[in-house]
Context: one part of a larger RNA
């Protein structure tokens, strides 16, 4: 001089865009954030129309059951989806990231495209009934029942395994071409339409997008850490994984790493990027993209294509809450929010109208992602506090050598002009050819009104642009540095003049 997620002291007109718990990964009242599909199923209640039957009526007709239709609504079974998305930054110094390469050592729901396929059977279970058990949460037991739930058989290879033989290729164990032969294993599910046909389902093959493992090279301080390892290093074999490997076990063998810093100790996610600087460098990762990382605190594994799972579950622990004392429930580092802690950081707002996302055939439903409003001058931009004209240089302040300076064209005053403000009317784009807009009655347009509705901080010795009076007398006091102040103090105080910057202006912290 730049820079900030800034604080804090003075003052504050308006808009846009951004941004806003850095401190206790400290504890949480309340709501709300992941549902969803009746076109997979079988129930339950229910609206409406029809029939049929009773009662009541001479009839219309009215109540009441039933059964059938076209719907709705809802617990349950069963599919998807809950592994995204949103948050945080404890841990971690590490293949955690970044670059780079492997994977002949791998896996992939859903989507794309290719080929073939969807034949038969049969046990159960929850809903529901009943009885009983507990304060509750919840639970036991008999009886029966569906499916696209579960099992069985049959078919079937270009799919797996095992033997055997041939080509290619390859860094090895191999790999690869719809090779050849044998054997042996192993699939399916409906549903909606009057149909045509849709949507599923089942086994192979390839893409796409995801994801594991792996290699090498890069990036902190600390030697007042110098010697570290026993699953340690390396075979063999087992056993394990989707997949290599000491990953895991038995067993051999004695390695393995280290002044190029092992080990230990601190501190800390990492990148892209951001400030800063002419660079080189320093510094720094807060908003936003990517990867990791955690989810009350420690472990655990089940489902699942995928999880060892933020608002699944199981165990222990702490804490908190109900309780009939037997026993149970909970987990904001999601969006607001409240209590503590701090110098300090916001609405318990509206809405799915846009983008996207999950489920569906589809209407739709759900979405505190997200769009948006709100509240902080925290930040960056704009834009405003008028514009010409006006000398007797009023009146009043300040100085004054008492003549006059000066504040000062500043004021009145005259004449203009409406940016904003305010009041009125109009009124969007953003929406996708019907339909569908939170923001919003907003931007913006237009009329009026009337200069009206709107200026402070900080400084004046020297660095450094600004000077005079008075008071105070090493006292009060100032101060980034040098240094002012002991009676004429441009340095302290107040005052008028004055000089920066401006809706800001200092100061403080921190980096260049």
């Nucleotide at each position: 001089g730049g820079a900030u997620g800034a604080a804090c002291g003075c003052u504050g007109g308006c808009g846009g865009c951004g941004u806003g718990g850095c401190u206790a990964a400290g504890g949480c009242a309340u709501g709300c954030a992941a549902g969803u599909c009746g076109a997979g199923c079988g129930g339950a209640u229910u609206u409406u129309g029809u029939u049929u039957u009773g009662u009541a009526g001479c009839a219309a007709u009215a109540c009441a059951a039933a059964a059938c239709a076209c719907g709705a609504u809802c617990a349950g079974c069963g599919g998807c989806a809950g592994a995204c998305g949103g948050g945080u930054g404890c841990g971690u110094a590490a293949c955690a990231c970044a670059u780079u390469g492997g994977u002949a050592a791998u896996c992939u729901u859903c989507c794309c495209u290719c080929g073939a396929g969807u034949c038969g059977u049969g046990c159960a279970u929850a809903g529901c009934u009943u009885u009983c058990c507990g304060a509750a949460a919840g639970g036991a037991a008999a009886g029966g029942u569906a499916a696209u739930u579960c099992a069985c058989g049959a078919u079937g290879g270009a799919c797996a395994u095992g033997u055997g033989g041939g080509g290619u290729c390859a860094u090895a164990u191999g790999a690869c071409a719809u090779u050849c032969a044998c054997a042996u294993g192993u699939a399916a599910a409906g549903c909606a339409g009057c149909a045509a046909u849709g949507c599923g389902c089942u086994c192979g093959a390839g893409g796409a997008g995801g994801a594991g493992c792996c290699u090498a090279u890069g990036g902190c301080c600390u030697a007042u850490c110098a010697g570290c390892u026993a699953g340690u290093u390396g075979g063999u074999g087992a056993g394990g994984u989707a997949a290599a490997a000491g990953c895991u076990c038995a067993c051999c063998a004695a390695g393995g790493c280290u002044a190029u810093g092992a080990c230990g100790g601190g501190u800390a996610g990492g990148g892209g990027g951001c400030g800063u600087g002419a660079g080189a460098g320093c510094g720094u990762g807060g908003c936003c993209c990517c990867c990791c990382u955690c989810a009350c605190u420690g472990g655990g594994a089940c489902u699942g294509a995928g999880a060892c799972a933020c608002u699944g579950c199981c165990c222990a622990g702490a804490c908190a809450c109900c309780u009939a004392c037997g026993g149970g429930u909970g987990g904001c580092u999601g969006c607001a929010g409240u209590c503590g802690c701090g110098a300090a950081u916001a609405u318990u707002c509206g809405g799915c109208a846009a983008u996207g996302g999950g489920c569906g055939a589809a209407a739709g439903c759900c979405u505190g992602a997200c769009c948006g409003a709100g509240c902080g001058a925290c930040g960056c931009c704009g834009c405003g506090u008028g514009c010409g004209g006006g000398a007797u240089g009023a009146a009043g302040g300040c100085c004054u050598u008492c003549g006059g300076g000066u504040c000062g064209u500043a004021a009145a005053c005259c004449g203009c002009u409406u940016u904003u403000a305010c009041u009125a009317g109009g009124g969007a784009c953003g929406a996708a050819u019907u339909u569908u807009g939170a923001c919003g009655g907003u931007a913006c347009c237009u009329a009026g009104c009337g200069a009206a509705u709107a200026a402070g901080a900080g400084g004046u010795u020297g660095c450094u642009a600004a000077c005079u009076c008075u008071g105070u007398g090493c006292c009060a006091g100032c101060a980034g540095c040098a240094g002012c102040g002991g009676u004429a103090a441009u340095a302290c105080a107040g005052a008028g003049a004055c000089c920066u910057c401006a809706a800001g202006c200092g100061u403080u912290a921190u980096c260049c």

Overview
Predicted 3D model of a 512-nucleotide part of an RNA (small-subunit ribosomal RNA, 5' domain) from Candidatus Magasanikbacteria bacterium RIFCSPHIGHO2_02_FULL_50_9b. It was read from a public genome assembly. It matches the Rfam family "Bacterial small subunit ribosomal RNA". Rfam links the family to the GO terms structural constituent of ribosome and ribosome. The coordinates come from a structure-prediction model, not an experiment, and the mean pLDDT is 86. Lineage of the source: Bacteria > Bacteria candidate phyla > Candidatus Magasanikiibacteriota.